Predicted 3D model of a 73-nucleotide RNA (transfer RNA) from Ferroplasma acidarmanus Fer1. Its Rfam family is "tRNA". Rfam links the family to the GO term triplet codon-amino acid adaptor activity. RNAcentral holds the sequence, with entries from ENA, GtRNAdb and Rfam. The prediction has a mean pLDDT of 83. A source record names the gene tRNA-Pro-TGG-1-1. Taxonomically the source falls in Ferroplasma acidarmanus (Archaea, Thermoplasmatales, Ferroplasmaceae, Ferroplasma).
RNA sequence: GGGGCUGUGGGGUAGCUUGGCAUCCUACGGGCUUUGGGAGCCUGAGACUCCGAUUCAAAUUCGGGCAGCCCCA
Numbered sequence: 001g002g003g004g005c006u007g008u009g010g011g012g013u014a015g016c017u018u019g020g021c022a023u024c025c026u027a028c029g030g031g032c033u034u035u036g037g038g039a040g041c042c043u044g045a046g047a048c049u050c051c052g053a054u055u056c057a058a059a060u061u062c063g064g065g066c067a068g069c070c071c072c073a
Base pairs, nucleotide, nucleotide: 001072002071003070004069005068006067007066010026011025012024020056028044029043030042031041032040049065050064051063052062053061
């Protein structure tokens, strides 16, 4: 220099093919239960790497960046 893959709550992860309320686990806050703790149950807050474009509508499509990994030179 060229090519490919990946990026989603604090951590992990589904969803991208076929555009339409973003899933689950764990952790965390509150409540119930307990003498207390743990476990269990209920409940709450929290995320689409960035910019632009297309579209009524973008995590998803297109273009360009950033970061990580791999291959070629």